A computed fold for a 266-nucleotide RNA from a Planctomycetota bacterium, annotated as Bacterial large signal recognition particle RNA.
The source organism's lineage runs through Bacteria, Pseudomonadati and Planctomycetota.
Its Rfam family is "Bacterial large signal recognition particle RNA". It is annotated as a non-coding RNA gene.
It is recorded under the gene name ffs.
The RNAcentral record of the sequence draws on ENA.

């Protein structure tokens, strides 16, 4: 060096995600890399590079390390678009109150607004009326078996007669009471009055007299300010999605340098 036959080792890798954290099973990316099984409130393991079970290859184009490249993802931070949500913070338009008295508009020389002296409403006490309630005193009718009155038939009782005496229905009147009446009188009392007389009170609102002589009033529209704010339109925060920068940080596929046995024969 060349054969033959093993063995390490290979028969895909990363990235997200999930995990305490590794690795599968999921998503994507790379591109061709053996079969079978089960695996998300899951499998399987603990400094690891998947379990379980078969099968091919095998020391190099494939195994291994280390650089370069650079698909693809992840990322504090920032810009953009689009959803949404929250703050009247800022403008507008609305509404809402105030202010002013510049337009309009109404009232004023037939006297504005202010003064000044009354009145009214408001409260006390009263009188007068009305209204209702008691009491009185008037007027009609009723009104007592016997224990009010008058007359008292019959009947009764004394008397020898004349004649006396009591005296029950009836009739008449009358007391208490009770029923009606209507002007009166007196008293209480009022959610009553275009009554009236004395105080009081007079913020305020109204209104008469006198004084003064130009101004008042805030309906409308302009101005100023304040508040609200579901509409309009910006800022200003917050949250998702989606997109672009910077930074970090993983990193396939390719490329490139080096590195990797054991037996036995010739």
């Nucleotide at each position: 060096c060349c054969g033959u036959g093993c063995u390490a080792g290979g028969c895909g890798g990363g990235g997200g995600g999930u995990u305490g954290g590794c690795g599968g099973u999921c998503c994507c990316c790379u591109g061709u890399a053996c079969c079978u099984g089960a695996a998300a409130c899951c499998c399987g393991c603990u400094u690891a590079u998947g379990c379980a079970g078969g099968g091919c290859u095998g020391a190099a184009u494939u195994c291994c390390u280390c650089c370069c490249c650079g698909a693809g993802g992840c990322u504090u931070g920032u810009g953009g678009c689009g959803c949404u949500u929250g703050u009247g913070c800022g403008g507008g338009a609305g509404c809402g109150g105030g202010c002013c008295a510049c337009c309009g508009g109404g009232c004023g020389u037939u006297g504005a607004g202010g003064g000044u002296c009354g009145g009214a409403u408001c409260c006390c006490a009263u009188g007068c009326g009305a209204u209702g309630g008691g009491c009185u005193g008037c007027c009609g009718g009723c009104g007592a078996a016997c224990c009010g009155g008058g007359u008292c038939a019959g009947g009764g009782c004394c008397g020898g007669a004349a004649g006396g005496c009591a005296g029950c229905a009836g009739c008449c009147c009358u007391a208490a009471g009770c029923c009606g009446g209507a002007a009166g009188g007196c008293u209480c009392a009022u959610g009553c009055g275009c009554c009236g007389u004395g105080g009081g009170g007079c913020c305020a609102u109204c209104u008469g007299g006198c004084c003064g002589g130009a101004g008042c009033c805030g309906c409308g529209g302009a101005g100023c300010c304040c508040g609200u704010c579901a509409c309009c339109u910006g800022g200003c925060g917050g949250g998702c999605g989606u997109u672009g920068c910077c930074u970090g940080u993983c990193g396939a596929c390719g490329g490139g340098a080096g590195g990797u046995g054991c037996a036995c024969g010739g």